[in-house]
Molecule: Bacterial RNase P class A
Organism: Actinoplanes flavus
């Protein structure tokens, strides 16, 4: 110097005018009181993904008695964490020269089903051309019959181990040597997933579960528009009082007028311990709770408070551990909106671009334009996918080359 690989960071800085939101002080008005308005200073005010809603939770309601079955999810070992299908190492297997990357990483010897074409044959499959042996013909090239064989050719992604010798009528693990691979036993190192080594043995029974399916471990539901508070209102009325108006012989009745209490309406159907209904995952048993519920048509609620923002939190050290991560210790308080808030203008600088000019090739100066990524809280956190203009930082590998 070029090529690659793995990670982290940042996503424009500062002033200064104006202007936005919550919350806080201080002044001044209104109000009976909760409070409300003005006006000043102040502190604080969108992300690394705020997106997607794919996981795993806090929290809030319901519910908890549990068995089968069904369904879902994970799927190599060990760690970490509230958990997870995350995140670290490692082990296997693949690809790369290598740094490094990839993995739906238990089972094919429970059972099903595929494996197309070619090919004789694609799971206990098979002889297409071939080799041998024996007979019979023969025009001497060769044909047929029976028997053997899969060692050599041929098809294919894949043909029931591979090279070598012996062996044999020709072959063939027949047999032998060495390898691979299986099984069984030892010894060694590792928490373990598995690695190394030996020994024994039959000779060796394909792939595909990201096809069904088998095994192993896990799995309450629903959500902040979750809950909870007030105030309203509705298709209800009762009651008390009246010096008020109608009817009445009268008691009383209707209508107003003023408090008080307190509430959704009509129809069906079924039920009240011989139990509607509901609830325990979706079903079936099996419990448990129950006096009013079930179903249709209607009527009312478009208001406010609160849940909201201190938190499995962030930052700085040390400590333990290969990491992931954890423990001490110290310091920090960083939106909480609710038609939903952070925005414009100007100066400087910084980064991009365009020319042009100098240059020691490292850059350096001047004008000009732009400041354009992907993108915006709405309960909240822990991840994973995705989307990203330009800028910088590290750590390893392989090539040259030069000391």
């Nucleotide at each position: 110097c070029g090529a690659g690989u793995c990670g982290g960071c940042u996503g424009g800085g500062c002033g200064g005018c104006c202007g936005c939101g919550u919350c806080g002080g201080c002044g001044c008005c209104c109000g009976c009181a909760g409070g409300g308005g003005c006006g000043u200073c102040g502190c604080c005010g969108a992300g690394g993904a705020a997106c997607g809603u794919c996981c795993g939770g806090a929290c809030u309601c319901c519910g908890c008695a549990g068995a089968g079955c069904a369904g879902g999810g994970u799927g190599g070992u060990u760690g970490u964490u509230a958990a997870c299908g995350g995140c670290a190492a490692c082990c296997c297997g693949g690809g790369g020269c290598g740094a490094c990357c990839c993995g739906c990483g238990g089972g094919a010897a429970a059972g099903u089903g595929c494996c197309a074409c070619a090919g004789a044959a694609a799971a206990c499959a098979g002889a297409c051309c071939g080799c041998c042996c024996u007979c019979c013909c023969u025009u001497c090239g060769g044909g047929g019959a029976g028997g053997g064989u899969a060692a050599g050719g041929g098809u294919g992604a894949a043909a029931c181990g591979g090279u070598g010798a012996g062996g044999u009528a020709a072959g063939a693990g027949c047999u032998c040597a060495c390898c691979a691979g299986c099984a069984c036993c030892c010894c060694g190192g590792g928490u373990g997933a598995c690695c190394g080594g030996g020994g024994u043995g039959g000779c060796u029974c394909g792939g595909u579960a990201a096809a069904c399916c088998c095994c192993a471990c896990c799995c309450g539901g629903a959500g902040c528009a979750a809950g909870g508070c007030c105030a309203a209102g509705c298709a209800a009325g009762g009651c008390c009082a009246c010096a008020c108006g109608c009817c009445g012989c009268a008691a009383g009745g209707c209508g107003g007028u003023g408090g008080c209490c307190g509430g959704c309406g009509c129809a069906g159907g079924c039920g009240u311990u011989c139990g509607a209904g509901g609830g325990c995952u979706g079903c079936u048993c099996g419990c448990c709770c129950g006096a009013g519920c079930c179903u249709g048509c209607g009527g009312g609620u478009a208001g406010g408070c609160u849940g909201c923002u201190c938190g499995a939190g962030c930052c700085u050290g040390c400590c333990g551990g290969c990491a992931a991560c954890g423990g001490c210790a110290g310091g920090c308080c960083u939106a909480g909106a609710u038609g939903g808030a952070u925005g414009g203008c100007c100066g400087c600088c910084a980064c991009c671009g365009g020319c042009g000019a100098c240059c020691a090739c490292g850059g350096u100066c001047a004008c000009c334009g732009g400041c354009c990524a992907c993108a915006g809280a709405a309960u909240c956190c822990g991840g994973c996918g995705u989307a990203c203009a330009g800028g910088c930082c590290g750590a390893c590998u392989c090539g040259u080359c030069c000391g």